[in-house]
Molecule: Bacterial RNase P class A
Organism: Thermoanaerobaculia bacterium
RNA sequence: GGAGCGGACCGGAGGAUCGCGGAGCUCGUCUUCGAGGAAAGUCCGAACUCCUACGGGCAGCAGGCUGGCUAACGGCCAGGCGCGGUGACGCGACGGAAAGUGCAACAGAAAACAAACCGCCAACCUCGCACCGCAAGGUGCGAGCGGUAAGGGUGAAACGGUGCGGUAAGAGCGCACCGCGUCGCACGUGAGUGUCGACGGCACGGCAAACCCCCUGCGGAGCAAGACCAAAUAGGGACGCCAUGGACUCGCCCGUGUCCGUUAUGAGCGUUCGGGUAGGUUGCUCGACCGCCGCAGCAAUGCGUGCGGCAGAUGAAUGAUUCUCGCCUCGCAAGAGGAACAGAAUUCGGCUUACAGGUCCGCUCCACGC
Numbered sequence: 001g002g003a004g005c006g007g008a009c010c011g012g013a014g015g016a017u018c019g020c021g022g023a024g025c026u027c028g029u030c031u032u033c034g035a036g037g038a039a040a041g042u043c044c045g046a047a048c049u050c051c052u053a054c055g056g057g058c059a060g061c062a063g064g065c066u067g068g069c070u071a072a073c074g075g076c077c078a079g080g081c082g083c084g085g086u087g088a089c090g091c092g093a094c095g096g097a098a099a100g101u102g103c104a105a106c107a108g109a110a111a112a113c114a115a116a117c118c119g120c121c122a123a124c125c126u127c128g129c130a131c132c133g134c135a136a137g138g139u140g141c142g143a144g145c146g147g148u149a150a151g152g153g154u155g156a157a158a159c160g161g162u163g164c165g166g167u168a169a170g171a172g173c174g175c176a177c178c179g180c181g182u183c184g185c186a187c188g189u190g191a192g193u194g195u196c197g198a199c200g201g202c203a204c205g206g207c208a209a210a211c212c213c214c215c216u217g218c219g220g221a222g223c224a225a226g227a228c229c230a231a232a233u234a235g236g237g238a239c240g241c242c243a244u245g246g247a248c249u250c251g252c253c254c255g256u257g258u259c260c261g262u263u264a265u266g267a268g269c270g271u272u273c274g275g276g277u278a279g280g281u282u283g284c285u286c287g288a289c290c291g292c293c294g295c296a297g298c299a300a301u302g303c304g305u306g307c308g309g310c311a312g313a314u315g316a317a318u319g320a321u322u323c324u325c326g327c328c329u330c331g332c333a334a335g336a337g338g339a340a341c342a343g344a345a346u347u348c349g350g351c352u353u354a355c356a357g358g359u360c361c362g363c364u365c366c367a368c369g370c
Base pairs, nucleotide, nucleotide: 001366002365003364004363005362006361007360008359009358010357012325013324014323015322016321017320018319020034021033022032023031024030025028036341040352041351043350044349045348046347047346048222049221050220051219060218061217062216063215064214065079066078067077068076069075080094081092082091083090084089095213096212100211101210102207103206117152118151119148120147121146125144126143127142128141129140130139131138132137160178161177162176163175164174165173179202180200181199182198183197184196185194186193187192226282227281228280229279236273237272238271239270240269241268242266243265244264245260246259247258248257289309290308291307292306293304294303295302296301327338328337329336330335
């Protein structure tokens, strides 16, 4: 100088005028506060509230290397292993395939108690022919029965690899090295690791993001949760009145009166109680809160009598205009233009996604110079 990797952060600054929402008081021409790093997606985990008398289980769903952090988590930190990258570093649903069931299209002989298409071989056995031999038999060629898993071929995947020996040809058949498995030893809290030692010729191919097995966790609904106050109108309950009705008075009938109306009926009147609706209040924002500093820790994080910060709307505020400076683009200049993603809604911890432009820190590789 070039090309990269990882992390932390900013997201214009300061005023003026007029508005909007909250709070406060001395009630005014007042004071003060008023969006984000993601307020977003609503994907996880909780607080809080209501429902289920309490508890347990089945089913279902989710998670799944190890250690730690946390209120909790599918989050974070540190580590192990695997894969990718020259490297800084990145990515990984990363328990179990010697519990069982199952799957593997096409191709291929064969896709899992292996098998034999081409090829290689002809030792053993049988037959045929030729030759040799007096004979027993031998030699050669061919076929059959066979042997083989080196080589070829198929496939995503074919039952360890290389070499030497061995053999009829071959093969862990034997041996050496590498790989693999089991055990021991050493190191590590552990996942694991080892240049270590012994044993085993190798058994146990792949898929669990197939069923399944093992371990762990999970009741449901959500601030439109829930709580309180409470009209008008229309229902409901209780009491009183009235009416319908019954009984008595009478020789009989009518009327009147008295009593009952406990049980019954009522589009009636009055008083009263209770639930719900409109509306209002609350939940509501200072909390497992956030940042800085100090201490402990590699870190996540924890602790602290330290310092600083934090909006609360509900037909739902957070806006408009303008000045100075800063940034970017155009222009010789005067000057002109531009500035992302996006906006709270009970609260908090995470994850994910979007984002113009800019700042800082650490590290890697390549080239050159000293």